[in-house]
Context: one part of a larger RNA
RNA sequence: UGACGGGGGCCCGCACAAGCGGUGGAGCAUGUGGUUUAAUUCGAUGCAACGCGAAGAACCUUACCUGGGCUUGACAUGCAGGCGAAAGCCCUCGGAAACGGGGGCCCUCCUUCGGGACGCCUGCACAGGUGCUGCAUGGCUGUCGUCAGCUCGUGUCGUGAGAUGUUGGGUUAAGUCCCGCAACGAGCGCAACCCCUGCCCCGUGUUGCCCGCAGCGGCGGUGCCGGCUGGGCACUUGCGGGGGACUGCCGGCGACAAGCCGGAGGAAGGUGGGGAUGACGUCAAGUCAUCAUGGUCCUGAUGCCCAGGGCUACACACGUGCUACAAUGGCCGGUACAGAGGGUGGCGAACCCGCAAGGGGGAGCGAAUCCCAGAAAGCCGGUCUCAGUUCGGAUUGCGGUCUGCAACUCGACCGCAUGAAGGUGGAAUCGCUAGUAAUCGCGCAUCAGCUACGGCGCGGUGAAUACGUUCCCGGGCCUUGUACA
Repeated sequence: UGACGGGGGCCCGCACAAGCGGUGGAGCAUGUGGUUUAAUUCGAUGCAACGCGAAGAACCUUACCUGGGCUUGACAUGCAGGCGAAAGCCCUCGGAAACGGGGGCCCUCCUUCGGGACGCCUGCACAGGUGCUGCAUGGCUGUCGUCAGCUCGUGUCGUGAGAUGUUGGGUUAAGUCCCGCAACGAGCGCAACCCCUGCCCCGUGUUGCCCGCAGCGGCGGUGCCGGCUGGGCACUUGCGGGGGACUGCCGGCGACAAGCCGGAGGAAGGUGGGGAUGACGUCAAGUCAUCAUGGUCCUGAUGCCCAGGGCUACACACGUGCUACAAUGGCCGGUACAGAGGGUGGCGAACCCGCAAGGGGGAGCGAAUCCCAGAAAGCCGGUCUCAGUUCGGAUUGCGGUCUGCAACUCGACCGCAUGAAGGUGGAAUCGCUAGUAAUCGCGCAUCAGCUACGGCGCGGUGAAUACGUUCCCGGGCCUUGUACA
């Protein structure tokens, strides 16, 4: 000077408390440990590994295993020699394919004719490696932590390490600001500048909109429906630009300061809400399997190709989820209201067939125009009456649809039948402070299809509680002790 303390003081954070919903029990999904296996490829391992790399494992992917095959190699550059009607296409035999063997078609371009372009063969230099080392590395990332800190120049003090500044009194979300002070300034952080959202104005007007005007079409026809046409741009809305919030105003408190409390006005207050943004550093944290890269190892194989299998195994154990255990519920009928997205090897309407998955059909749409698209919870009516049930849907049988060369290992979905455990879950433990939790559906990426209940978004409905900081966890500042560095 740090670090640490079951030392002290001050102060924060869904840290506790207050409150709401869960996990831990059940079934299933998924990841992991373990075990098994020819192989169950590899990595991630307290917080910060475990629905993680996987935003898509039937083949492919694929790195693993078994078997079959290839060696200048699936890929790059160069050299030497030889061959060739460049490249390419077709037939055929063995074979699971890869691969190996045989046959045929096609005679191009440049050329100072030696040759070159291109391909094959032989040989060489090399290729190749998801082999090892993240304790050799770059890059990227997690974490403490959106925490308020981390430093420098000059000066001053100290023999020196170093101190001071950065401590102190207030204040703040903040090393935020004010005041004081042997310090005076400055940098990286904080904040602001950026994006979305909430109010208003201006510009613009199609594919959006229809207040007012005219027309057309439909009908339960003299009133309603349809932006259908003309027309228009008021409104909604899309895009662009601007305004608006600054403790600006008033009162109180305060050192007359910074600021705090209350109020007015306002769509909005006191950083309005959300995002992006992560200081010096810590963990020899993670990644040699994204990529790059030092070293090292393999080289008729640790490289390359192929078929099949495996990554989907199952006595068990754990993590993360989904569905439930029912009556503020289940089922049936009727009836409303979103937002954000995606669509041309694509989205696919009307209509027809099928109980359905789906099939036929192809209008329209490269999309504010058309389609995906029926939002669901909700509301209205009916039924069930507390039962393992009209709860719950696992499991299993049969039949079927779709994608794909191919659904046996190992796909999703539909129908009928079957109906298991489960009656609110021990010790323990997690999330959340507002349009949040809870609850309800919708979309997208990946993608032929899908094991998505995951991930990332979107809107609908919409709470409860916070006395307080003693205690648990993490953190900040000052101070104290130390045999630790």
Molecule: small-subunit ribosomal RNA, 3' major domain
Organism: Chloroflexota bacterium